The prediction has a mean pLDDT of 80. Predicted 3D model of a 92-nucleotide RNA (c-di-GMP-I riboswitch aptamer) from Cohnella terricola. Rfam family: c-di-GMP-I riboswitch aptamer. About the family: GEMM was predicted in a large-scale screen for bacterial structured RNA regulatory elements. The sequence is in RNAcentral, with records from Rfam.
RNA sequence: UAGGGUUUUUGGCAAAAUUGUCGAAAGGCAGUGACGCAAAGCCAUGGGUCGUCGAUUUCCGAGGAGGAGAUACCGAUUGCCAGGUUGCAAGU
Repeated sequence: UAGGGUUUUUGGCAAAAUUGUCGAAAGGCAGUGACGCAAAGCCAUGGGUCGUCGAUUUCCGAGGAGGAGAUACCGAUUGCCAGGUUGCAAGU
């Protein structure tokens, strides 16, 4: 360089549960484990859902202890949906 044959990846993430740990909690982190996922990579920007230690306030209570509700703030969830953004393979 030519011909023939074979192949269509390499891999990645990690639910529930559980052990440890952080947090008032929702939940996060690490190990084990795989339910699933072509973005189940990243971002809390919009919506949804979840939390309520503390704050304000209403009601019950005896003006107590305590209990229940509401509001604002704050927090969580990207494997709830959308959006933004980055990446791998094949084809055109």